[in-house]
RNA sequence: UUUCAGGGCGAGGUGAAAUUCCUCACCGGCGGUAAUCAGCCUCCUCGUGCAGAGAAGGGCUGCGAGUCCGCGAGCCGCAAGGCCGAACCGGUUGGAUUCCGGUACCGACGGUACAGUCCGGAUGAAAGAAA
Repeated sequence: UUUCAGGGCGAGGUGAAAUUCCUCACCGGCGGUAAUCAGCCUCCUCGUGCAGAGAAGGGCUGCGAGUCCGCGAGCCGCAAGGCCGAACCGGUUGGAUUCCGGUACCGACGGUACAGUCCGGAUGAAAGAAA
């Protein structure tokens, strides 16, 4: 510098009116997070050499998070700056609040019959990823 960078209301009920209420349903941004494990590569070793084989040590990747840590988004403010959701129990393991099982919980602002899922700011911005 360029490109990329968010998913989800289906069924039933009440009602004049609800994807907003009630019952069930559905969704989960970015980075981090363990070994003597696994995969790949490798210093090096064997081999005259090529091919090939091994490889303690080293490197990378993976198992691996909505609710653990941090960030973005969002909100307030003229600005400086500030605010900002939610998880436990049991099991496996050397190691997991990340895996497996179970039961829970959370989700900006404006609009509208009260919205994580519809419409809008937004063909925006951005944590960051790749080349």
The RNA shown here (FMN riboswitch aptamer (RFN element)) has 131 nucleotides and comes from a mouse gut metagenome. The model forms 100% of the base pairs in the Rfam consensus. The sequence is in RNAcentral, with records from MGnify. Model confidence (mean pLDDT): 79 of 100.